[in-house]
RNA sequence: UGGGGCGGACGCAUGAUCGCUCCGGCCUUGCUGCCGGAGAGGAAAGUCCGAACACCGCAGGGCGCGGCGGUUCCUAACAGGAACUCCGGGCAAUCGGGGGAAAGUGCCACAGAAAAGACACCGCCGAUGGAGCAGGCGACUGCUCACAGGCAAGGUUGAAAUGGCAAGGUAAGAGCUUACCGCCUUUGUGGCGACACAAAGGGCAUGGCAAACCCCGCCGGGUGCAAGACCAAAUAGGGAAACGCUUGAGGGCUGCCCGUCCAAAGUUUCCGGGUAGGUUGCACGAGGUGCCGGGCGACCGGCAUCCCAGUCAAAUGAUCAUGGCCUGCUUUGGCAGGAACAGGAUUCGGCUUACAGUCCGCCCCAUUUU
Repeated sequence: UGGGGCGGACGCAUGAUCGCUCCGGCCUUGCUGCCGGAGAGGAAAGUCCGAACACCGCAGGGCGCGGCGGUUCCUAACAGGAACUCCGGGCAAUCGGGGGAAAGUGCCACAGAAAAGACACCGCCGAUGGAGCAGGCGACUGCUCACAGGCAAGGUUGAAAUGGCAAGGUAAGAGCUUACCGCCUUUGUGGCGACACAAAGGGCAUGGCAAACCCCGCCGGGUGCAAGACCAAAUAGGGAAACGCUUGAGGGCUGCCCGUCCAAAGUUUCCGGGUAGGUUGCACGAGGUGCCGGGCGACCGGCAUCCCAGUCAAAUGAUCAUGGCCUGCUUUGGCAGGAACAGGAUUCGGCUUACAGUCCGCCCCAUUUU
């Protein structure tokens, strides 16, 4: 200098004017008072995990169902994080992944001989047995066929083909034999552990899929602040008491009267449930910042300091000026244009996703100069 990897910070600033929500103070208590203070984010988002808190359910246990899955640690907890380990990608920095397929069952489209203890399409061989021909007095020998049979080296299919590779060996072949690599078993050493290393042995058993059933280990009751608690109108229901009390409101007996039967409307007072509405939950918390100490680290401990939105027609805004940033034009004086994703709603810890642009740190590779 060029290319790349990882992590972090910020994400308009200042001022003026007019407004909004909440809190505090004042006195002249204003139903638009005055003064002062505070007022969205790195993701407030998606609502995907884990908790706090609340109500409901629940003797205890089991089955079932769901989630998680290398090891150790961190944490209130987690599907989060840290360190390590194995496998895979990359020259590297570094990135992605993780129980069990030699307990059982099941599946593996198409193609292919064959998709798992099964098989042979092309092919190789045909030692041995068979057939034919030739030779030989004969025992037998040679050649041919590819009938029985042997084989899986090579070809062919596929995402995947029954350890790889080389030599020996053979009729042709084959862990059939041997060396190396891989795999498995046992033992030893190191490590808390996952695991690593070494030695000896075994010719190889164990194809893939568990986001198929399943097996192993761990965890899990349900619903969410519209949870829940308290206060409590108007109207209409419910309950109780008194009056209505015989000079009987009202109703039935087809319209009216009589008669007869049923029978308590109404008024007042009290009680209770409950709606609107209000208060609370609800802003001091697994809290922020700084310093010190422990730890490789996630994180933990101590001290000091700070109080930091709290709404429900749901506030947090608008305009202007100056400056900064980006883009375009330019006569280098300036001019014009632009402003990412988004936005609280019980709270907290994570994950994931979106994001114009700016800045910083560490590391790797290549090249050049000294």